[in-house]
Model confidence (mean pLDDT): 84 of 100. Predicted 3D model of a 720-nucleotide part of an RNA (large-subunit ribosomal RNA, domain II) from Halocatena pleomorpha. Its Rfam family is "Archaeal large subunit ribosomal RNA". Its Rfam clan is "LSU clan". The sequence was found in a public genome assembly.

Context: one part of a larger RNA
RNA sequence: GCCAGGGAGUGUGUCUGUAUGACGAGUCUAACCCGUUCAUCGGGGAAGGCGUAGGGAAACCGACAUGGCCGCAGCAUUGCGAGGGCCGCCGUGUUCAAGCGCGGGGAGUCAUACGGUCACGACCCGAAACCGGGCGAUCUACGCGUAGGCAAGGUGAAGCAUGGCGAAAGCUAUGUGGAGGCCUGUUAGAGUUGGUGUCCUACAAUACCCUCUCGUGAUCUACGUGUAGGGGUGAAAGGCCCAUCGAGCCCGGUAACAGCUGGUUCCGAUCGAAACAUGUCGAAGCAUGACCUCUGCCGAGGUAGUUUGUCGGGUAGAGCGACCGAUUGGGGUGACCGCCUCCGAGAGGAGUCGGCACCCCUGUCGAACUCCGAACUGACAGACGCCAUUGACGCAGGGAGCCCGGUGUGCGGGGUAAGCCUGUGCACCAUGAGGGAGACAACCCAGAGCUGGGUUAAGGUCCCCAAGUGUGGACUAAGUGCAAUUGAAGGUGGUCUCGAGCCAUAGACAGCCGGGAGGUGAGCUUAGAAGCAGCUACCCUCCAAGAAAAGCGUAACAGCUUACCGGCCGAGGUUUGAGGCGCCCAAAAUUAUCGGGGCUCAAGUCCACCACCGAGACCUGGCGGCACGCGUUACAGCGUGAUUCCGUAGAUCGGCGCUCCGGUUGGGUGGAAGCGCGGGAGAGAUCUCGUGUGGACCGACCGGUGACGAAAAUCCUGGC
Repeated sequence: GCCAGGGAGUGUGUCUGUAUGACGAGUCUAACCCGUUCAUCGGGGAAGGCGUAGGGAAACCGACAUGGCCGCAGCAUUGCGAGGGCCGCCGUGUUCAAGCGCGGGGAGUCAUACGGUCACGACCCGAAACCGGGCGAUCUACGCGUAGGCAAGGUGAAGCAUGGCGAAAGCUAUGUGGAGGCCUGUUAGAGUUGGUGUCCUACAAUACCCUCUCGUGAUCUACGUGUAGGGGUGAAAGGCCCAUCGAGCCCGGUAACAGCUGGUUCCGAUCGAAACAUGUCGAAGCAUGACCUCUGCCGAGGUAGUUUGUCGGGUAGAGCGACCGAUUGGGGUGACCGCCUCCGAGAGGAGUCGGCACCCCUGUCGAACUCCGAACUGACAGACGCCAUUGACGCAGGGAGCCCGGUGUGCGGGGUAAGCCUGUGCACCAUGAGGGAGACAACCCAGAGCUGGGUUAAGGUCCCCAAGUGUGGACUAAGUGCAAUUGAAGGUGGUCUCGAGCCAUAGACAGCCGGGAGGUGAGCUUAGAAGCAGCUACCCUCCAAGAAAAGCGUAACAGCUUACCGGCCGAGGUUUGAGGCGCCCAAAAUUAUCGGGGCUCAAGUCCACCACCGAGACCUGGCGGCACGCGUUACAGCGUGAUUCCGUAGAUCGGCGCUCCGGUUGGGUGGAAGCGCGGGAGAGAUCUCGUGUGGACCGACCGGUGACGAAAAUCCUGGC
């Protein structure tokens, strides 16, 4: 891992609701007793419980067996009317009173089953822990007792001897001596630094190899002995206390508790959520409400849509010579304020600038501005529509689940931003399948009872791949693009389209040919300055035209162009604005790509058009479920449904199967159950038939019963 078997809402009691039954203003027995054919049944047993009266803190007081009206069902005729409703009346408390609160015209009790609640192990498995009593120092820590071990070298303390020196104390040299938690050390023995080597299902639940440390001492070792779990021991690491230590191990309390994780077993039918609000030592929980479901009651209206009328709103927008606040430039006025300058001996005056206020012109803004002001939206009323006696609207009660939500879109708040945080309306996912978007919860189309046939939607039609290598016109040359899947500021004589200005057959633009001169080398400056270092001026002549020179060049000249003019040529040229499609800008990590192949008058892009493909959508044949109607003793059968049949959590309802028991009724050695294989029925849980094997029991129906259904729990046990 697979298979088989096992494996999870149970029992008792309380409260509550529903259904059924018994009796009913009552109802029920409990313990216990007697009898008996003895897990029982029958008879007794009313002690007691609940109910029959409430109100009041209490003292205490103490109520409709119906007075009026309406009215559902029903009866049946314009009424009666169980139950029901509105009044009236009554009890009591409060009380000066008025009023208000609670109650009043009899329905309960017991049993059984089921739904739920609470207490218990309480659906099952799961801690780490806590407490008690024992067992451990044969490992290891430390102490104590007894005993044992440490090759060989090196170094050379004190002391001592002798010599020398000294007045002495003493000093000094040489020798002797042999100290030391001294040194070397592969003695024995003990340890374990580095290789972060080997190993890492190992040789080994801590090993192997090399290297390394100590090795006469706080040394190593053996045996004996002591200290025990909130305790020991510890040269202290929370170390060690038998592979167990921030509190050992074993057994018990014990099924500890767990708001946390996981799991929770057959089929179908109807409806179908919530991830919000309030409170919470609350935030992984719970309660109440909202939302879902089921039941009962009531009995006629309801209001999601559209429209009309009346009233309300101050957003979007807009505006501000309508307020408040902000705000560009210019001009003007001011007996206003300030600095500076000038005049003046001073007082003071004049002026520029800046500020403030106002006026005129000009240019702008505001969530907390508004002279204005939509769409939209609220309330009430009317109409239409829709729903409703198949009971709407409403009321009461039983059962839940839910209280981590998410995405898109509209409008906000925070943030540089985010697959970001936080609001709100709607939709969708969650709980929604099908088609499209390559794949793709929430984007597009579309809401799936089952089984056939057709038509479309979104999206597509060269091949993969169903359907056009479709028609007409244009653009793109970048593989741009073929993406619902980015590309900026800025740049672009790439190309296409639309407009405007100017020039042009009296010849434009470009090109080619020719001219481009003279006074003069202008004057000054300067070594020089001749069109062209610099300064000043920039005249005149001849002309078709030619600068006191626009550039290159020379030391200065020279030289080459340009402006300007003529000729050749012969029809558009040039400038500018706007638009379309492109281009540059353009850098990322394993190999690239539009889904791929591949595509260029496209299979790209834009415009127009025709045809086709394409879903569970729509139409349609057949068949089911559900609701309703007819019908039936009851099934059956028939009809209606545009307005019925997606569905997680969940509520409600109907079935299938297993065990055993009671009753009824069957099968079986002429072959039961079980098992293997095969056929059939049913929407399914499942049922049934045949055959082989097997060799003795097994069903159906009605009513009970429960240790009753397996794919999951790192589930348990076994097999492989």